Bacterial RNase P class A from Candidatus Accumulibacter sp. UBA704, 410 nucleotides, folded computationally.

This record gives sequence, C1' cells and structure tokens, in this order.
RNA sequence: GAAGUCGGCCAGGCAACCGCUGCGUGCUUCGGUGCGGAGAGGAAAGUCCGGGCUUCACAGAGCAAGAUGCCGGUUAACGACCGGGCACCGCGAGGUGACGGAAAGUGCAACAGAGAACAGACCGCCGAUGGCCGAAAGGACUUCGCCGCCGCAAGGCGGCAAAGUCCUUCAUGCAGAGCAGGGAGACCUGUUCUGCCGGCACAGGCAAGGGUGAAACGGCGAGGUAAGAGCUCACCGCGGACGUGGUAACACGGACGGCACGGCAAACCCCAUCUGAAGCAAGGCCAAAUAGGGAAGCGCAUGGCGUGGCUCGCGUUGCUUCCGGGUAGGCUGCUUGAGCGUACUGGCAACAGUAUGCCUAGAGGAAUGGUUGUCCACGACAGAACCCGGCUUAUCGGCCGGCUUCCCCC
Repeated sequence: GAAGUCGGCCAGGCAACCGCUGCGUGCUUCGGUGCGGAGAGGAAAGUCCGGGCUUCACAGAGCAAGAUGCCGGUUAACGACCGGGCACCGCGAGGUGACGGAAAGUGCAACAGAGAACAGACCGCCGAUGGCCGAAAGGACUUCGCCGCCGCAAGGCGGCAAAGUCCUUCAUGCAGAGCAGGGAGACCUGUUCUGCCGGCACAGGCAAGGGUGAAACGGCGAGGUAAGAGCUCACCGCGGACGUGGUAACACGGACGGCACGGCAAACCCCAUCUGAAGCAAGGCCAAAUAGGGAAGCGCAUGGCGUGGCUCGCGUUGCUUCCGGGUAGGCUGCUUGAGCGUACUGGCAACAGUAUGCCUAGAGGAAUGGUUGUCCACGACAGAACCCGGCUUAUCGGCCGGCUUCCCCC
C1' cells in the first nucleotide's frame, strides 16, 4: 500500500423568523397571554421471545398443548448474551450450526438401480465340487449362403450359419483295468470304470472390480483362495470398559472386542427442563341528565289491578328523603427507571459492585414542523402511545480501533 475480518461510534451542521405540545412562573375580563426551559430512534418498526406492572383464576398432583435441547456462566427473566467443546467452511483473522436419544417402538427413502436394511446378483470373477463334451472349445485366413444398414449403381460395412486350411497342440485326446465280439496268432473293434490333459459355463460358488444412486451393509494394503470374503493380519474407523487432564461438554493414551449397531427425530415418538389466562381499550378514583334498584317515612284506600268464581292472605300501583351501582364526561395509571454518563474495583468476557454527577417526550385525533440564508461529503431507513431486556428486519454514507493475508521499501 492492497484485500479482508471483527467490534464500537455518528446519522447533515450553523443562524434568523414563524408555528405546535407539555412543564415552571407572572398577569388575567378565566377565553387566553408574557417570559424561561424541554420536546423521537438506532432501529421509535415487526410484535417474534423474556420480564415488570394490573385484573381475574388457583390445595396438590396428573393429562393435554406449546417451547427449548452440547457444557459452564451472566441475568429480574429468556428461545437472549458471554466463555468453552464438537462438526463444517475459510490460507488466515474469523464465520456458521434446533448440536439430547436411531441396541423402546412405529415409519420414510422420489428417480435410477440386481439390490435401499435382518439387502442384492445386471455386467463380471470362479467353476475347486458335481454334471456334460473329446475336431470338444477358442482364434486367424479363404470360400459360399442368409439377414440388416448405407449407396442411384458398382459396391461397402456389420451380424449369423456352413465347409476347408492353419494355430493354441506333443494328441484331437493319453494311460491303466475290466467286459463283449472278431481273428490261427500278433492284434483289431466296441463299450464300461478310474486317473491325467483339454474344453463348456449346466448346477453351483463369490461379492473383489464395473455400473446405479444423496446413500450399497466398515475403509485401505497384504496374506489367503478355484474365485472370493474380517477368512487372517497391520494401520485407520467403530464399540463398551479403564487410565490421565478438565467443574463439565470433551480431549488424549495403551490394551481388549473381528465389526454387531447405515441415514433421517426441522417424521411420529421417547427423555429432560420450562410455561395459569388476559392485557394500559389492563386497572383505580370522581361522577350529570334520563331510566331502573334498595331502605325509611307519609298518604290514600275497608281503593284499583292480579291471584281462573268468592273470602282471607300475598304481590303490585302514589309522594318525599336517604343510600348504593353505573352511562356520558373528567381525573389517574404516565414515566425516577432492573435509568444514563464518568472514574475505579472484581471477572478472559457477558456482567457485577462502589463513588460521583445528571433528569432525558408523555399526547389523547394525537405535538416534535415550516420558511429563508449559509457551508459541506448534498443527507438513507424511518415517527414514541404503560415501561424495560433481547432478537429479527430496513438503512445515503462517514469516522475510529483490534486482528489476518499478500505485495513493496528500509
């Protein structure tokens, strides 16, 4: 110097004038008005978590439902934050992770593939063992025939089948034994059995290799074998114990086990922990008019009405006073708070403690704005409604710091 990574801060500045909403104070004809001072954010947003506060509910336990899920810590609490472990990504600084349980049970895996979980055999390898064969089987060349494709045609290419020659190959078999037939005999012919050689790939063996797939039932190498295989061995992985370090998650180590136990739980499920419900339109206080409720007194009236016709009884019907509920309306809740700044102390940190200073919107149709001048880098996302801690999302740009990688110079 370039590229990157992590963390923190700012969010146009200044001046004048005119407004708007609270507060303090003075005046007031109670309508207002003078002066002073204050007046959105880092997210005020989404309302996704957690808590305060309020009302209601509540013996305890369980069920259901929901959330969370490695370990330790922080906190009023949390699904947040800090530190650590593990896995993955990055050369690195660093980043990302719903990261308990798959030997409790149920389930899922499209397409492809032979086979997708107590697996499987398409190509392939073998054919030890059993079976079959002995011009058997394979290859090369020549000739002829048939079929297919291409070509206007001559013809070319490919496949299948037959005949011949050659090669594998010393034989188109060899050796031994038996039986039958022929022959005077040597011996010949046929056949059976055994062994050897060669062949087929029928039974069968295998899962090494190929191929399919996101994933193929430990990986890799050696031995071994007919070919193979944890069949055996070394290393790696895995497993349950043990030892060492660590509060723990976990890490490391040597031996043992020959491998059983693949993946998915952001599928059901199991385990552990947590959660009562609703929200400031919560809730509290004051309290007209009208209507209605309760109590007392008075009055009428031996009243009227109802009680199926009658009597008694009961209910109801008037006025006055008092009481309580409650609607409109008003007041409150309402902003001094798990608050903010600075310094120090403890802690790696989140955070906690001590001292000191500060007061920083509180409306209720809802204020926080407008105009002008000037400067610059020409200004993004966006507007409080009970409060607080987080998360997430949006955001023109600028500043500061830690660290990493590369290049250059001394």
Model confidence (mean pLDDT): 76 of 100. Its Rfam family is "Bacterial RNase P class A". Gene Ontology terms of the family: dimeric ribonuclease P complex, tRNA processing and ribonuclease P activity.